[in-house]
RNA sequence: AGAACGAACGCUGGCGGCACGUUUUAAGCAUGCAAGUCGAGGGGUAUGAUGCCUUCGGGUAUCCGAGACCGGCGGACGGGUGAGUAACACGUAGAUGAUCUACCUUUCAUGUUGGGGAUAGCCCAUGGAAACAUGGGGUAAUACCGAAUAAAGCCAUACUACUUUGGUUAUAUGGUGAAAGGGGCGUUUGCCCCGCCUGAGGAUGAGUCUGCGCCCCAUUAGCUAGUUGGUAGGGUAAAAGCCUACCAAGGCGACGAUGGGUAGCCGGCCUGAGAGGGUGAACGGCCACAUUGGGACUGAGACACGGCCCAGACUCCUACGGGAGGCAGCAGCUAAGAAUCUUCCGCAAUGGGCGAAAGCCUGACGGAGCGAUGCCGCGUGGAUGACGAAGGCCGAGAGGUUGUAAAAUCCUUUUCCAGAAGAAGAAUAACCGUGACAGGAAAUGGUCAUGGGAUGACGUUAACCUGGGAAUAAGCUCCGGCCAAUUACGUGCCAGCAGCCGCGGUAACACGUAAGGAGCAAGCGUUGUUCGGAAUUAUUGGGCGUAAAGGGCGUGUAGGCGGUUUGAUAAGUCUGGCGUGAAAGACAUCAGCUUAACUGGUGGAACGCACUGGAAACUGUCAAGCUUGAAUUCAGUAGGGGAAGUCGGAAUUCCUGGUGUAGGAGUGAAAUCUGUUGAUAUCAGGAAGAACACCGGUGGCGAAGGCGGACUUCUGGACUUGAAUUGACGCUGAGGCGCGAAAGCGUAGGUAGCAAACAGGAUUAGAUACCCUGGUAGUCUACGCCGUAAACGAUGUGCACUGGGUGUAGGGUCGAUGUAGACUCUGUGCCGAAGUUAACGCGAUAAGUGCACCGCCUGGGGAGUAUGCCGGCAACGGUGAAACUCAAAGGAAUUGACGGGGGCCCGCACAAGCGGUGGAGCAUGUGGUUUAAUUCGAUGAUACGCGAGGAACCUUACCAGGGCUUGACAUCUACUGGACGACCUUAGAGAUAGGGUUUCCCUUCGGGGCCGGUAGACAGGUGCUGCAUGGCUGUCGUCAGCUCGUGCCGUGAGGUGUUGGGUUAAGUCCCGCAACGAGCGCAACCCCUAUUCUUAGUUACCAUCAUUCAGUUGGGGACUCUAAGAAGACUGCCGGUGACAAACCGGAGGAAGGUGGGGACGACGUCAAGUCAUCAUGGCCCUUAUGUCCUGGGCCACACACGUGCUACAAUGGCCGGCACAAAGCGACGCGAAGCCGCGAGGCGAAGCCAAACGCAAAAAGCCGGCCUCAGUUCAGAUUGGAGUCUGAAACCCGACUCCAUGAAGGUGGAAUCGCUAGUAAUCGCACAUCAGAAUGGUGCGGUGAUACGUUCCCGGGCCUUGUACACACCGCCCGUCACACCACCCGAGUUGGAGGUACCCGAAGUCGCUAGUCUAACUGUCA
Repeated sequence: AGAACGAACGCUGGCGGCACGUUUUAAGCAUGCAAGUCGAGGGGUAUGAUGCCUUCGGGUAUCCGAGACCGGCGGACGGGUGAGUAACACGUAGAUGAUCUACCUUUCAUGUUGGGGAUAGCCCAUGGAAACAUGGGGUAAUACCGAAUAAAGCCAUACUACUUUGGUUAUAUGGUGAAAGGGGCGUUUGCCCCGCCUGAGGAUGAGUCUGCGCCCCAUUAGCUAGUUGGUAGGGUAAAAGCCUACCAAGGCGACGAUGGGUAGCCGGCCUGAGAGGGUGAACGGCCACAUUGGGACUGAGACACGGCCCAGACUCCUACGGGAGGCAGCAGCUAAGAAUCUUCCGCAAUGGGCGAAAGCCUGACGGAGCGAUGCCGCGUGGAUGACGAAGGCCGAGAGGUUGUAAAAUCCUUUUCCAGAAGAAGAAUAACCGUGACAGGAAAUGGUCAUGGGAUGACGUUAACCUGGGAAUAAGCUCCGGCCAAUUACGUGCCAGCAGCCGCGGUAACACGUAAGGAGCAAGCGUUGUUCGGAAUUAUUGGGCGUAAAGGGCGUGUAGGCGGUUUGAUAAGUCUGGCGUGAAAGACAUCAGCUUAACUGGUGGAACGCACUGGAAACUGUCAAGCUUGAAUUCAGUAGGGGAAGUCGGAAUUCCUGGUGUAGGAGUGAAAUCUGUUGAUAUCAGGAAGAACACCGGUGGCGAAGGCGGACUUCUGGACUUGAAUUGACGCUGAGGCGCGAAAGCGUAGGUAGCAAACAGGAUUAGAUACCCUGGUAGUCUACGCCGUAAACGAUGUGCACUGGGUGUAGGGUCGAUGUAGACUCUGUGCCGAAGUUAACGCGAUAAGUGCACCGCCUGGGGAGUAUGCCGGCAACGGUGAAACUCAAAGGAAUUGACGGGGGCCCGCACAAGCGGUGGAGCAUGUGGUUUAAUUCGAUGAUACGCGAGGAACCUUACCAGGGCUUGACAUCUACUGGACGACCUUAGAGAUAGGGUUUCCCUUCGGGGCCGGUAGACAGGUGCUGCAUGGCUGUCGUCAGCUCGUGCCGUGAGGUGUUGGGUUAAGUCCCGCAACGAGCGCAACCCCUAUUCUUAGUUACCAUCAUUCAGUUGGGGACUCUAAGAAGACUGCCGGUGACAAACCGGAGGAAGGUGGGGACGACGUCAAGUCAUCAUGGCCCUUAUGUCCUGGGCCACACACGUGCUACAAUGGCCGGCACAAAGCGACGCGAAGCCGCGAGGCGAAGCCAAACGCAAAAAGCCGGCCUCAGUUCAGAUUGGAGUCUGAAACCCGACUCCAUGAAGGUGGAAUCGCUAGUAAUCGCACAUCAGAAUGGUGCGGUGAUACGUUCCCGGGCCUUGUACACACCGCCCGUCACACCACCCGAGUUGGAGGUACCCGAAGUCGCUAGUCUAACUGUCA
């Protein structure tokens, strides 16, 4: 992801049917209505009508007679709500032999006689504001009261039969107890109807009792005094401590009493495959309640929603004295709330009350209204229609998409509007007829059937017909994954989204909008809630070695489970029958509304409960047995098992004495400490306490904790063998009880050593530590507490089953000369098959396969905390939360990275050296600062003499100012004009502008080439993004690594190969190996260099011959050299080592020897490394400017800091003079000789050379000789003044060089730090690139020419291994305190409210009782 809802909210909204609609506040209510009816029970009137009378006020007679009153029945039903209630309230099944029941009913029964006295109404009067009350008079009844009569009624006694206790039945005696009339007919002896009384049944309804079921908390464990029972009495319709008196001391509870919290219960409803979980709206059953609490009255029924009394709160009226009220009935109002309707119509239907009936009443009910709140149905059009229209969007600009969609044409009319007409819901009652039946003398009448017969709220109803016209009718959510559907623009960690993961920091499929798409549709989304998925509380259906989880260990109570045989029983179990399990709902099917929802019919189901029949395997129970589980006895065995006592030696410390002298002790190094008052050392003697070397062992014993010198006593357990005995006596075990290391506590001892605390000394930034010197509790003993540990095998106990191998401890059997050996039991280890496990691992000592029982777990943190209770002397222990917060915490294994982990090995990495840097001055780069600008980039190593191989202008990108706008540059089109250009000149800083002179080509004759102008497409950008990119580059690193295919191993990540043994510079090679091969790297192939040979000799060379000043020339081809080819080096040879390998060591030969030296060459990758300013390029941005041209300035600034260099500080030197030896380059816009001039830079000059030819060109250090003599100098040369040279339009900012003068700092450089291993470092000069000029930089060249024992340490790297809580990977991760703000919870001196228990006081109404007073017609007695 699904389903559901009495829902709410957002956006939207055409119709109809059927349902539903205060879930919150049992909060409060204005107004109207919701229960009356009967005149055929009674008396009787007002008003009215008619007649008569009248003083016109009225009176009177008759008729109709409301309202009120007496009386009857009904107001206990119907309707509402769910506060209370954890209860026989509810559900289910029963009981009532312990009960009542109005109205109704029965082809049941009897009766209804005869009297009496009152009292409302009414009249008169009084009090009061009112509500209402009081007195007097008189009156009726189906109101009330006696009397008579009656039994099948009731009571008592006796007794019969059946039976379940007060049941039924038969009999006898005694006692007791009734009534009311009204109407109709007929006419009279009455009949009928409705009533009334008594009784017997039925039905209905109700009361009471019982079994079973029925939420959470044990941080609620004990509760109970009418309590439990009995007797007697009272009481009730009825059993009962229901109540009272007396007697007894019981009753309930771990199978959860009592207490607390929450809650109406059920049929059902939602969900789920089911088992379950959640729920109790609507409909139906039951219960409870009616403003809150209490109470009774009446009645068949109430302790009564629209009755009464009292008390409380609230509201209202009031004349202040008193009164009235109860919407949890229907509407409606207020408040609350996210939220829930009309103060409608009608009794036409159904049902109810009363009545004989007509009828009246009925907010029950039937309907309508409002609400998309839900379920169901319908519609918003159908067909044709490509130029694939326009518009929109996208685009690699061709096109794609919206899209047959639209338009257009044809058609239809559900719906809509207007109109006409129009079912069913109505059955029958009264009444009028007809027929039948019973009874009667007859009639009214009774019962049944049948014909006719009034009545419609809804309602302008449904359905149907006519007309009109596509007409009136589509939205919502989503499009990153889960999850179906993508592009563009905007935005730029902003705005926002978000169910989870997560999006957004300039290319967002995730935000917003648009277009397109997906889904559902009169709705769509969101929120809330429930179930599901969740096997995530696991009965079905989970776990506990390391993820959460085995109790520290035993013993044992309740409980659970239990070997084998037979019989009985029938509680469980199985199987029939019967009753019930209401209806509605659900399921199947049929039917009615056009369909569906909805509704009706039929059927089955409903696992439950009760009663009853049967079966007997299993479980249970009872009885009788058995021996294999268990136990006991006898015989052996091993043992640090436990307790007490006695004894022993070594060591330590202390004491005494002797010997002896300066230290001892301690540490990384020291110090505190100790010692000349004699230590340490050593000898002898003594004292004390504690612990028991060797044996000693993954060896032994014990339940665990634990137990170790020897001996004695007492004592527990285990094992083995065989025989006997008992006969299931067993296993586990919630609570309980006991044991339980160390530390700690109490009392009394003891104290040698050790040693928390404490003191001192060190270490350190600090050091309340680690180290040292001391040292007290404690450690030891006895007795008593504590009750916890990583109390661990992190593995509960018991039993059974399931391949092996190899040790070890204690026994037994067989065997044997002996040692072995085989078999077997019990312990204790290791390795391993199957199996198991997430993996690691476990594997007969299971973590395998099963059974029995116990304990425990349910995300991390908060927290084993708080609180309550229990235990403890205390310390503390046991039990043990929540609020809040996070999206993880965790296990095992993998690959990396890392380690002040280990092993092996490399490197100028260290060490051994040489020379530097860091100090000075200057050069150069950078930072910073400054500035109009000091353009930009590079920033640890891997930026900083880097891009730049050369900024005076240019370069140049920066700044100021002045200009241009199709442009400085490219392509194309159209129009137009003409060469372009060169030269001269004017203005200007120049760009630029103006003037003058001069000047084209081809042609098919259309035009074209070239150029200028105008216009438009476009150009241009060193503007941004190197974190959008290509390419190139740096670095790790020339480090030896990085991978792949197939196979194999692993659930997988991944491993193996690539590890291992050797070896190498090397993953180089060899050997081994579940690997076998391969690729990129290494090496080699390429270039330079070192040797030789061959070929070839000009511009190079010159040995021999000749010649010259001179290889100058002749000549030579030998040599050097040049430049082409070839050879050479391969561990090839010898010896040794090694494993018969690879290879290493040594040697020979050789110019060169083990990659000879150097270069080019850089694996997979890392650093979002560097570069958008070399170039290319996506996107964005500018377009009279961020483009372009020009002049001037800047990039050269200067309190400062850093990097890289140069020159020095001097005598291994400086200066002067003389003499000598290179290599590699360069030269035509060039190198420039000789000669002359100048102190010099240089100038004049011009030979030669396109260069093995000529030139640059002098190489320098060096050698020889001389001076200087340790000084800021004859060192050093900065700085400054003056004078010049050269390049260049131009040296002011801002060039280089020369000469004269000046002569700064500097006397070898702190901490620190760099380079270098051989032709190297160091030192010396030369050349080249760039370039007009401008190197201390860069790139090359040659000359002279030094040190390494070695790998402990520092740095970096490679391989193997190990740990890991790291994986942006140690520059990681992460802990605690503190500061501020906020949230939640706990504690907190207290304060306040509520609830409950107990004891006591006051006490309304009311019921019952007692007493007293008073009244009393009918009844009784007495008197009169």